[in-house]
RNA sequence: GGGGGUAUAGCUCAGCUGGUUAGAGUGCAUUCCUGAUAAGAAUGAGGUCGGAGGUUCAAGUCCCCCUACCCCCA
Numbered sequence: 001g002g003g004g005g006u007a008u009a010g011c012u013c014a015g016c017u018g019g020u021u022a023g024a025g026u027g028c029a030u031u032c033c034u035g036a037u038a039a040g041a042a043u044g045a046g047g048u049c050g051g052a053g054g055u056u057c058a059a060g061u062c063c064c065c066c067u068a069c070c071c072c073c074a
Stems, first nucleotide, its partner, number of pairs: 001073007010026004019057001028044005050066002053063002
């Protein structure tokens, strides 16, 4: 330099053929339970969906550019 892949909650990851409230597990906070922890149960907080632009009535999802990381070729 060329090609491909990944980027969504603190962490690990789903998210269907674009469709109307962005989710799960784990972690965190509070409460219950206990003599007190752990385990268990309930509730809650936490996201500009990597960045900018475009298409569309509507974008996490489609298109273009950029950034970071991984793989292959040279």
Molecule: transfer RNA
Organism: Candidatus Servula neotermitis